[in-house]
Context: one part of a larger RNA
RNA sequence: CUGGGCGUAAAGGGUACCGUAGGCGGCCUGACAAGUCUGGCGUUAAAGCCUCUGGGCUCAACCUAGAGAAUGCGUCAGAUACUGUCAGACUGGAGGGCGGCAGAGGGGACCGGAACUGCCGGUGUAGGGGUGAAAUCCGUUGAUAUCGGCAGGAAGGCCGAAAGGGAAGCCAGGUCCCUGGGCCGUUCCUGACGCUGAGGGUCGAAACCGUGGGGAGCGAAAGGGAUUAGAGACCCCUGUAGUCCACGGUGUAAAUGAUGGGCACUAGCUGGGGGGAGUCUCGACCCUCUCCUUCGGCGAAGCUAACGCGUGAAGUGCCCCGCCUGGGGAGUACGCGGGAAACCGUAAAACCC
Numbered sequence: 001c002u003g004g005g006c007g008u009a010a011a012g013g014g015u016a017c018c019g020u021a022g023g024c025g026g027c028c029u030g031a032c033a034a035g036u037c038u039g040g041c042g043u044u045a046a047a048g049c050c051u052c053u054g055g056g057c058u059c060a061a062c063c064u065a066g067a068g069a070a071u072g073c074g075u076c077a078g079a080u081a082c083u084g085u086c087a088g089a090c091u092g093g094a095g096g097g098c099g100g101c102a103g104a105g106g107g108g109a110c111c112g113g114a115a116c117u118g119c120c121g122g123u124g125u126a127g128g129g130g131u132g133a134a135a136u137c138c139g140u141u142g143a144u145a146u147c148g149g150c151a152g153g154a155a156g157g158c159c160g161a162a163a164g165g166g167a168a169g170c171c172a173g174g175u176c177c178c179u180g181g182g183c184c185g186u187u188c189c190u191g192a193c194g195c196u197g198a199g200g201g202u203c204g205a206a207a208c209c210g211u212g213g214g215g216a217g218c219g220a221a222a223g224g225g226a227u228u229a230g231a232g233a234c235c236c237c238u239g240u241a242g243u244c245c246a247c248g249g250u251g252u253a254a255a256u257g258a259u260g261g262g263c264a265c266u267a268g269c270u271g272g273g274g275g276g277a278g279u280c281u282c283g284a285c286c287c288u289c290u291c292c293u294u295c296g297g298c299g300a301a302g303c304u305a306a307c308g309c310g311u312g313a314a315g316u317g318c319c320c321c322g323c324c325u326g327g328g329g330a331g332u333a334c335g336c337g338g339g340a341a342a343c344c345g346u347a348a349a350a351c352c353c
Base pairs, nucleotide, nucleotide: 003325004324005323006322007307008306012321014203017201018200022196023195024194026090028088029087030086031085032084034083035082036079037078038077039076040075041074042073043072050068051067052066053065054064055063056062093193094190095189096188097186098185099184100183101182105179106178107177108176109175110174111173116152117151118150119149120148121147122146123145127138128137164171165170208249209248210247211246212245213244217243218242222238223237224236225235260320261319262318263317264316265315268298269297270296271295272294273293274292275291276289277288278287302309303308326353327352328351335346336345337344338343
């Protein structure tokens, strides 16, 4: 080492988009014979281990004689199913062409309405606001309420959904421009071009940071009012960073489906989205089928410690990656790498139980 595992017990990497090395790899034919298999020969010192037959200590352990076996390596000959290598061929995997379709997928520009706040003006007068109750607070320099106007920033009501899109993070007013992916139909082209992927790169909510802008509402910190034994809180009045934009940085999360990716196989029922086919029609809608795809609910078998999962598997198998190995110490110290910083990544031990 040969083990068992990873939805909730320890354990799936945030994503798997681009992918290196490596591992694994469809169907047919031929060649070779490296792996593989068979046989011969050589070697594998003695002792030891193992098997068999003896011997010596009264037995045994132990010691000892002989024979054998086992494994490896070398070499020769042979086998060719599988793996491999080379050559040729194929279309089912994969990719492409053509014709369609749905969508908050991404980036940019512009436009619009409601609400809110501020300012200006009109009406109007003594309150308003807030709470469990209050007070701080605002208001006769005219508030709140109401009407008109102007300005500003942020967010997108109804539609709206158990809906849709995206690898994930995430994505929602409207129009236009640029752009990625997906699905269906056709079966026209290429001809295994594939899967996974240690490292590496990309992207990555919120918060935070740098520079510049912006700042309506909200609002860490801070101040005040209450509450209370106290109140560093919960409630209230203010309110700065921030929240927004541009360009950088950070790289984390209960980044969750707490479930890595790919392929194949294994009852069904039901609803939603996108196509297709059929029926109908002038053309449609409706309706039917479930042929493909996608998102939910329920469940055979099976699985599971149970909960539950159940063709979107946590079932049955194969391939590749990541990870776990009692609790605390500790996701810490040290070292190294990254970052301007905050901090992030990697990651122990003593000791205690």
This is a predicted structure of a 353-nucleotide part of an RNA (small-subunit ribosomal RNA, central domain) from a Candidatus Parcubacteria bacterium. NCBI's taxonomy places the organism under Bacteria, Bacteria candidate phyla, Candidatus Parcubacteria.